Background
Bacterial large signal recognition particle RNA from an archaeon, 269 nucleotides, folded computationally. The coordinates come from a structure-prediction model, not an experiment, and the mean pLDDT is 76.

RNA sequence: UGGGAUAGGCCGGGAGGGCAGCAGUCUCCUGUCGUUCCAAAUCUGCUUCAGGGAAGGCCGAAGCCCGCGAAGCGCCUUCAGCGCGCCGCGAAAGCCCGGAUCCGGACGUUGACUUUCUGUCCUAUUGGAUCCGAUGUUAGUGGAACCUGGUCAGGGCAGGAAUGCAGCAGCCAUAACAUUAAUGCCGGAUGUCUUUAGGGAAACAGAAACGAGGAAGGCGCCGGAAAAACUUUCAAAGGCACGCUGACUGCCAUCCGCGGGCGCUCCCG
Numbered sequence: 001u002g003g004g005a006u007a008g009g010c011c012g013g014g015a016g017g018g019c020a021g022c023a024g025u026c027u028c029c030u031g032u033c034g035u036u037c038c039a040a041a042u043c044u045g046c047u048u049c050a051g052g053g054a055a056g057g058c059c060g061a062a063g064c065c066c067g068c069g070a071a072g073c074g075c076c077u078u079c080a081g082c083g084c085g086c087c088g089c090g091a092a093a094g095c096c097c098g099g100a101u102c103c104g105g106a107c108g109u110u111g112a113c114u115u116u117c118u119g120u121c122c123u124a125u126u127g128g129a130u131c132c133g134a135u136g137u138u139a140g141u142g143g144a145a146c147c148u149g150g151u152c153a154g155g156g157c158a159g160g161a162a163u164g165c166a167g168c169a170g171c172c173a174u175a176a177c178a179u180u181a182a183u184g185c186c187g188g189a190u191g192u193c194u195u196u197a198g199g200g201a202a203a204c205a206g207a208a209a210c211g212a213g214g215a216a217g218g219c220g221c222c223g224g225a226a227a228a229a230c231u232u233u234c235a236a237a238g239g240c241a242c243g244c245u246g247a248c249u250g251c252c253a254u255c256c257g258c259g260g261g262c263g264c265u266c267c268c269g
Stems, first nucleotide, its partner, number of pairs: 001269005008059004012030005020047005035055004063262007071254001074251002078247006085240003090234005096224004102218002107213001114209007121199004127193002129190005135184008148173004156165003
C1' cells in the first nucleotide's frame, strides 16, 4: 500500500406521559432525512452496562462515548410595539306620531271654508203597538177498560110466572187533564210609534247665514316618542382572538471547532 476476514460499531435524537427505575407501543418537538416484520396501556420486555423476538443493510479497525465553545433553526414562558378583525358606555339618521311654512289642486257661485239651529244618533222617561211567557174568565174540541154518572143489548142471579136485582160492552154526559179562540191582569223583549227632560266630541240629513276658497298627497324644517324593537353608520376607556417584529426564561435537534476517554486485531500479496 492493495485485497480478504471479523472483534466491534451504526441504521436517529429530545420533551412529556407512564414506571420503583429503564425502554417500547402513546402525545409532541426536531431535521441531510438515520431499515423492515411480530406482540404490546386494566399493557410488552428488561434491571442501573436496564426493551423482547425475527430478518436485512452499511462501516470495518473502524467507530463510539464525555466535556467545552461558537453560529444559526425550531418550540415553550413572560412582556412590548405594530397591524387586522370582533366585542364594547353610548350617539346619529332612518322608521312612527304631531305641527306650521311652501308645493300641489280632487272639489267649488248648481256655493268652498266656517258658523248657528233642527232632526237622525245617545241617556233617562210617558203612553201605546207587536211578540213571548205565566195566569184568570168565557165559548168550544178532545177526554175515564175497572176504582165517575145516566141508560144498560147479551149474558148472570132470584122467582111457578109476571117481574125484579146487580151489572160488562156500547151509546150519552162529565171530572182531572190537554188544546183552540177571544179577553183581563202581571212580567219580559224590541231595527216600531209617541210624551217629557237632558246630552251632543264625531258622523249623516235638512234649513239658515257668510261669500272664495280648498280635500288627498309631497320635499325640506321643527318638536315628540323610544332609549324598546328593526335597518345603516360611528364608537371612548377597556377587553378578546389572530398575524408580524423584538426582547426575556427554559429546552432542543443539526453542522463545525477544541480537548479527553475506550478501542486501535488476524491472514495473504

The model forms 96% of the base pairs in the Rfam consensus. Rfam family: Bacterial large signal recognition particle RNA. Rfam's curators write: The signal recognition particle (SRP) is a universally conserved ribonucleoprotein involved in the co-translational targeting of proteins to membranes. By type it is a non-coding RNA gene.